[in-house]
Molecule: RNase P RNA; transfer RNA
Organism: Sulfitobacter sp.
RNA sequence: GCGGAAGGCUGGAUGACCGCGGUUUUGGCAACAGAAUCGAGGAAAGUCCGGACUCCAAAAAGAGACGGUGCCGGGUAAUUCCCGGGCGGGGCAACCCGACGGACAGCGCCACAGAAAUGAAACCGCCUUGUGCGGCGGGUCGGGAAACCGAAACCACCAUGCAAGGUAAGGGUGAAACGGUGGGGUAAGAGCCUACCGCGUCGCUGGCAACAGGGACGGCAAGGCAAGCCCCACCGGGAGCAAUGCCAAAUAGGGACCGCGCGCCGUAAGGCGGGGCCGCUUUUGCCCCAGCAGGUCCGGGUUGGCAGCUAUAGCGGCAUCGGCAACGGUGUCGUCAGAGGAAUGGUCAUCUAUCGUCCACAGGCCUGCCUGUAGACGGGGACAAAAUCCGGCUUACAGGCCUUCCGCGCAU
RNA sequence: GCGGGCGUAGCUCAGGGGUAGAGCAUAACCUUGCCAAGGUUAGGGUCGAGAGUUCGAAUCUCUUCGCCCGCUCCA
Repeated sequence: GCGGAAGGCUGGAUGACCGCGGUUUUGGCAACAGAAUCGAGGAAAGUCCGGACUCCAAAAAGAGACGGUGCCGGGUAAUUCCCGGGCGGGGCAACCCGACGGACAGCGCCACAGAAAUGAAACCGCCUUGUGCGGCGGGUCGGGAAACCGAAACCACCAUGCAAGGUAAGGGUGAAACGGUGGGGUAAGAGCCUACCGCGUCGCUGGCAACAGGGACGGCAAGGCAAGCCCCACCGGGAGCAAUGCCAAAUAGGGACCGCGCGCCGUAAGGCGGGGCCGCUUUUGCCCCAGCAGGUCCGGGUUGGCAGCUAUAGCGGCAUCGGCAACGGUGUCGUCAGAGGAAUGGUCAUCUAUCGUCCACAGGCCUGCCUGUAGACGGGGACAAAAUCCGGCUUACAGGCCUUCCGCGCAU
Repeated sequence: GCGGGCGUAGCUCAGGGGUAGAGCAUAACCUUGCCAAGGUUAGGGUCGAGAGUUCGAAUCUCUUCGCCCGCUCCA
């Protein structure tokens, strides 16, 4: 100098004028007016998780269902989040990524192609045996003096058809073909045997653990899919601030359907029984039984106010201690929107990150382009805006700044 | 704000791991003197988008985009 990796910060500034909301305060009977002060984000977003809080009578226990999570350890109010570690994968590296339990508990699926798709299988090929046909050679027999000719039920070899068997080494199909490579072995082959690797079982060492290392045994039997059902372990009661509580106003305290119901004992008090009360059961309770605790729908009224509401699992800064870290303890400082159909805005001026055009100067060479500096004119701020609150995750984001690290090139 | 659901041809919808379908619509041809109806055929799809799981995804999972529905209080 070029290229990259990780993390953090920022994401317009100043002034003037006109406005908006909250709080405090002053004036005023009040309406209101004045002053002071405060007033969006790193994601306020998506609403994907986890909580706080409130109601559902009590969340207390249990079984099952349903849903979720899924290597190990730790952190936290809690989590599917965070930190550290293990294993696997990618990258030369810094570093990054991983829904990462179980497929010998069971069920299911594996289209097409292929012989065969899972208690495997013989299409081609290879080999053996039998047999048929053919060829060459040898031997035998007959004829002949010999050369030679002829014969068939002989032997060996070669080629080939059929039949019976052996074979998973090779070919071909497929995403996947029942361990891989070398050597031995065999009729041909094969974990058939052997060495190494892989796999499984057992125990040893290290580690809290995930797991790692090495050893013995097993001759391979054990394909993939669980973001298919499922098994194992763990977690989860439901609803949500339009929750919920109070006040005020108004109306027809109306109707239909569903559900359960006219019980038993006792003079009575009461008890038993039945039903309802967060899907079921139990326990403790509450309510109802001559009509009603209750559910759904239709109809009627209102479209108001207060609380919940913002400061506490607080949050943030700094210091210190413990911890590799996430985080926790202690001390100190600060107090940070609370509106509610919803305020946080608008205009102008100057400046600025930065962009475009023109011109000047300097440097470089590829001679008309690039880089740098100065000037003039014009444009000009990304994604997006609280709605009960908090902790995470995910997604969107123009541009600028900082820190640490890696690789390559050049110079010394 | 809270809760729930849906995206497949121009429209309405099936299909829930193995070559994307139906009806209507569109176009051409047949039929008719002409039109309608009828008949025969054809075209038309990034299954809203992007990743992942799988040999293979419209289908399963995650993220994202768009659309739709319900929810005030009183008696």